[in-house]
The prediction has a mean pLDDT of 80. Predicted 3D model of a 99-nucleotide RNA (THF (Tetrahydrofolate) riboswitch aptamer). The model forms 82% of the base pairs in the Rfam consensus.
Formats: sequence, structure tokens, C1' cells
RNA sequence: AGAAGAGUAAGGAUAACGGCGUGAAGUGCCUGUGGGACGGGGAGUUGCCAACAGGACGAAAAGCAUAAGCUUGCGGUCGGUAUCCUGCAUCCCGCUUCA
Repeated sequence: AGAAGAGUAAGGAUAACGGCGUGAAGUGCCUGUGGGACGGGGAGUUGCCAACAGGACGAAAAGCAUAAGCUUGCGGUCGGUAUCCUGCAUCCCGCUUCA
């Protein structure tokens, strides 16, 4: 020099729990701006993530209670947890195994 392989951040699904909304925020979609993260090291996208601004669309309530509220639902709702799945865009080096 050669061949094979491992591992991350993160993302997704499900579950129970705890919140928020149901006087419509959130989610999802489009545009823009400036950011962030991307196996152990370096580089890093037209991919990923979140924030902000703007735009279009748009919903499931019911029962109980004197009331504050409570319960059951509903929402492509939020959070951490558990399980499972996916997983370095790509390039260089490193690591493990074989020879």
C1' cells in the first nucleotide's frame, strides 16, 4: 500500500406520566434574515435543526359544579423518561480486525 468493520450528535415511532390549548396558541405549509449542530481529529453541503420576521390555510367538544374549577375527549400540541428504528451528505486522517 490492500480488504472488512465499529462508534456520535441528531431525527423518527410507540408507551405511560406531567403540562399547554380548546375564548386557538401550538403543529404542519410558504418566503426571508442571521445562527447552530453534524462518529476520535480536521474540512463541510443545495441536506438537518431551532430562533426571529412576514404570509396563506385552519380545528371537537361533552358532562359535572353556586363558583373557583373538575372529569372524559380532542390537538399532525409541549416536556423529560423508557423501548425500538434510522443515523458520520461528502472528503482527508485516526481506531479495530484480517492479511